[in-house]
């Protein structure tokens, strides 16, 4: 040279022509509204057209999670159903982060874990195997063939009921001893805490699977921006009938009593707000913390469209490969292989993707560059 981890960064620049969107200005005086001194007027709105400022992300995406706001009855308590599930801390909140524990994987950086309970109870376990849960005699050892004995050795499996030596024994067996591995109880010491070190007693062994059921903490009330309020325009009434609202259920509780609901039928599907000052964007040699994140201080205002704008073409440079050629340098069968370096010529590529009420996560998708740190190693060329 190389094999690899991790952290993080932009997402091509400039210009030239033609094209879109918001929004301010200017204009034309085309429509349409209104107002008054009714006019060659004034104001408002829409239309054209000119000028100016801005105009897509790191994932804008999948709509998985969490919130903010909305509106329903300010939503109280039970069931039910759903999520989450090691321990501190961050956050509005979260299944997301950071930092430890523990367990797994790798020589190592590092990586991966819905990681409560399996001695509450129910259940599952294909195939192979003789046998799969208080199990089992295929082979195989022994006795004495028949038929008894016996889990020590084989073999099967993901999984066979502790592991090594011994004592015993007809052969064997936690059957009984020791040391080691777990399990259960209890002590001490250390940590906020999971946890972790260390004695002691039992009894010798408890098997796996709760992204099965289930048991235990803890959370969640339901719908969503097509949420909702406002104008405008249109329609055609009929029906059920006493209860409606909280949309799975029941209590509670608020509302209404003859008009609300509800059901069929008809209308409209245009416009305005919500809709851009926000957990908002930068920057800091500050402060607090190991970090996530928090505080302060300074700056700045940065798409709102509505069938969906932010685009296209051409030049010029930038990056990345690829052929031809040039210049070193090692081999060396002297012809040409390899390797590295400038960069002249041709010819190519420059990704996934497109807001739609906002944010805060995760996941996925992504041609390829660029910084920074840290491991392994002479294994291969």
């Nucleotide at each position: 040279c190389g094999a690899g981890c991790c952290c993080g960064g932009g997402a091509g620049a400039c210009g030239a022509c033609c094209g879109c969107g918001u929004u301010c200005g200017g204009c034309g005086c085309c429509g349409c509204c209104g107002a008054c001194c009714c006019g060659u007027u004034c104001g408002g709105c829409g239309c054209a057209c000119c000028g100016a400022c801005c105009g897509a992300g790191g994932a804008a995406a999948g709509u998985c999670c969490g919130g903010a706001c909305u509106c329903c009855g300010c939503a109280g308590g039970g069931c039910a159903u759903g999520g989450u599930g090691c321990u501190g801390g961050g956050u509005a909140a979260c299944a997301c982060c950071c930092a430890g524990g523990c367990g797994g994987g790798g020589c190592a950086a590092c990586c991966c874990g819905a990681c409560g309970g399996a001695a509450a109870g129910u259940g599952c376990a294909a195939c192979a195997g003789a046998g799969a849960g208080c199990a089992g005699a295929c082979c195989g050892c022994c006795g004495u063939a028949a038929c008894g004995g016996c889990a020590a050795g084989g073999g099967u499996g993901a999984a066979a009921c502790g592991g090594u030596g011994g004592u015993g024994u007809a052969a064997g067996a936690g059957a009984c001893c020791a040391c080691c591995a777990g399990c259960g109880c209890u002590c001490c010491g250390g940590g906020u805490g999971a946890c972790c070190g260390g004695g002691g007693c039992g009894g010798c062994u408890a098997g796996g699977c709760a992204a099965a059921c289930c048991c235990c903490a803890c959370c969640a009330g339901g719908a969503g921006c097509a949420a909702g309020g406002c104008c405008a325009a249109g329609c055609a009434g009929g029906g059920a009938g006493u209860g409606a609202g909280c949309u799975g259920c029941c209590c509670g509780c608020u509302c209404g009593u003859u008009a609300a609901u509800c059901c069929c039928a008809g209308g409209u599907g245009g416009g305005c707000c919500g809709c851009a000052u926000g957990a908002g964007c930068c920057c800091g040699u500050c402060c607090a913390g190991c970090a996530a994140u928090g505080g302060c201080g300074g700056g700045c205002c940065u798409a709102g469209a509505u069938a969906g704008a932010u685009g296209g073409u051409c030049g010029u440079c930038g990056c990345c490969g690829g052929g031809c050629g040039c210049c070193g340098g090692u081999c060396c069968u002297c012809g040409g292989a390899c390797c590295g370096g400038a960069u002249g010529c041709c010819g190519g590529g420059u990704a996934c993707a497109g807001a739609a009420u906002c944010c805060g996560g995760c996941u996925u998708a992504c041609g390829a560059c660029c910084g920074g740190g840290c491991u392994c190693a002479u294994a291969g060329g």